[in-house]
Context: one part of a larger RNA
Molecule: large-subunit ribosomal RNA, domain IV
Organism: Candidatus Pacearchaeota archaeon
RNA sequence: GCUAAGUAAGGGAAAUCGGCAAAUUAGUGGCGUAACUUUGGGAUAAGCCAUGCCUUUUCUUUGUAAGAAAAGGUUGCAAUUACAAGGGGUGCCCGACUGUUUAACAAAAACGUAGCUAAGUGCAAAGCUGAAAAGCUUAGUAUACUUAGUGAAAUCUGCCCAGUGGUGGUGCUUGAAAGCUCUUUUCAAGGGGCCUAAGACCCACUAAACGGCGGGGGUAACUAUGACCCUCUUAAGGUAACGAAAUGCCUUGUCAUUUGAAUAGUGACCUGCAUGAAUGGUGUAACGAGGUGCCUACUGUCCCUACUUAGCAACUU
Numbered sequence: 001g002c003u004a005a006g007u008a009a010g011g012g013a014a015a016u017c018g019g020c021a022a023a024u025u026a027g028u029g030g031c032g033u034a035a036c037u038u039u040g041g042g043a044u045a046a047g048c049c050a051u052g053c054c055u056u057u058u059c060u061u062u063g064u065a066a067g068a069a070a071a072g073g074u075u076g077c078a079a080u081u082a083c084a085a086g087g088g089g090u091g092c093c094c095g096a097c098u099g100u101u102u103a104a105c106a107a108a109a110a111c112g113u114a115g116c117u118a119a120g121u122g123c124a125a126a127g128c129u130g131a132a133a134a135g136c137u138u139a140g141u142a143u144a145c146u147u148a149g150u151g152a153a154a155u156c157u158g159c160c161c162a163g164u165g166g167u168g169g170u171g172c173u174u175g176a177a178a179g180c181u182c183u184u185u186u187c188a189a190g191g192g193g194c195c196u197a198a199g200a201c202c203c204a205c206u207a208a209a210c211g212g213c214g215g216g217g218g219u220a221a222c223u224a225u226g227a228c229c230c231u232c233u234u235a236a237g238g239u240a241a242c243g244a245a246a247u248g249c250c251u252u253g254u255c256a257u258u259u260g261a262a263u264a265g266u267g268a269c270c271u272g273c274a275u276g277a278a279u280g281g282u283g284u285a286a287c288g289a290g291g292u293g294c295c296u297a298c299u300g301u302c303c304c305u306a307c308u309u310a311g312c313a314a315c316u317u
Stems, first nucleotide, its partner, number of pairs: 001312008010303002014301001019298001027051005036041001038152001052074009075079001087296007094288002099111002115150007127136003154282003158213003163210002165206005171201001173200002179194005214232005241275001242272001253269005
C1' cells in the first nucleotide's frame, strides 16, 4: 500500500452525477392508524407501550402437554440481550395490475395481459402445414375460429374519402386467346369484323383502413387584444382535452413555491420550433429490484482522518 471485516469524540449528506456504500429499523403481544379509494384496499400505514427469570393462583382440558390472565418477588445499562429479523413519510412521470425478456454488459417506460374495436369465415368454412394423400384449428360451429390495431375499470374518441388501399355496382367505353364470320381465284400464313372474363375506366361507400387536419389583411370611444369582417386557398383546415411536457429550438421562457443560495422539483401561464384523440386523448385507487424531487430517522459519504483484526505484499535473486 491492497483485500475482507470492525470501532470511532463533535458535526450529520457539508461528500457525490446521485445518500452509491454503510448505518438505522426488525420478532411477538397490546393500543392506535391519515389523505385517497375501483369500498376490496391503503395498512405491519404512521406512532406509542410491553417483552428475562422465580413463586403462587385462576381459566381452558376427562387428564397431560401447551397457552392465556392476575398477584408478588428478583438481576442487569440493556431481557425478540446471541442468531435470525421491514427504515419511514410525501409529491410528480411512465406502465393499470400478477406475469415475460436480451442464458454470459440492458428487467425496463420494452413484450404480454383481461377489456375494447375492425376485418374475414355458414362448415367439404376462413386460416395454416404439405408435392399429394392427409393433418392442425376441432371430436369446435358465429356467445365459434382466424387476422390486425389498441391496451384494466372511469371519461371521451372531433373534421377530411382529394392521394394510396379496401368493398360494392345495374353502368357508356376499353379489354387477350378461344369461338363465329369476311377476306387478296383455292390452300396456308397474314389482315378485318362480331362476341367477351378478370382488370382498367366511371359511379358510390369505407379513416378503431395507410394517412392528413392552412395563409394574408382589417376591425371595439386610452392603449392593448380581437368576439367580428374581407380575401387567397384546401379533401378537410386540429374539435374536446392536455401543454417549456419522457414531446418546447429559442430556454436557465415568465410568475409563484420549495432553499441562505436551485439550469433541479412542484403548481400556474400559453407565444404548442414540431401536443392531440384506439399510430388513442385526459385523469386515476392499487401495484413496481422502473425514472425523478423533497422531508424525517440514521450514519466514517464527508469535515479528517485514526486505530484494531485476518490475509496479501515486503527482503533477496